[in-house]
C1' cells in the first nucleotide's frame, strides 16, 4: 500500500421500551437500557421508506375533514463518497 472480516486482545457504538426535552409530525438530543453492529464512524449525492408543516386543491371569509405536496427526516433500508481501529495474508 492492497485485499478480507474466518479467528484474537484492548476497547467502541447502542434497537425496542421507559423518563426528560425540542418538534406540527416523522424524528432528533440527553439519561437508563442492550436487540444487534467489524465501520451501527461522517456526509442526504442516487434510489427507497417515513412524516405532511408552509403552500395548493379551496370557493367572499372563517373553522373542520380529506387529497396533493419536502424546503422536514431516516446513514441501524440499499448504493455511493470520505475517514478510521484490530487481526490475518
Nucleotide at each position: 500500500u492492497c485485499u478480507g472480516g474466518a479467528u484474537u486482545g484492548a476497547g467502541g457504538c447502542a434497537a425496542a421500551g421507559c423518563c426528560g426535552u425540542c418538534g406540527a409530525a416523522a424524528g432528533g438530543c440527553g439519561g437508563c437500557g442492550a436487540c444487534g453492529c467489524a465501520a451501527a464512524g461522517u456526509c442526504a449525492c442516487c434510489g427507497g421508506c417515513c412524516u405532511a408543516a408552509a403552500g395548493g386543491g379551496c370557493g367572499a371569509g372563517a373553522a373542520g375533514a380529506c387529497c396533493c405536496a419536502a424546503a422536514g427526516g431516516u446513514a441501524g433500508c440499499g448504493g455511493g463518497a470520505c475517514u478510521g481501529c484490530u487481526c490475518g495474508a

c-di-GMP-I riboswitch aptamer from an uncultured Woeseiaceae bacterium, 89 nucleotides, folded computationally.
It was read from a public genome assembly, where an Rfam model found it.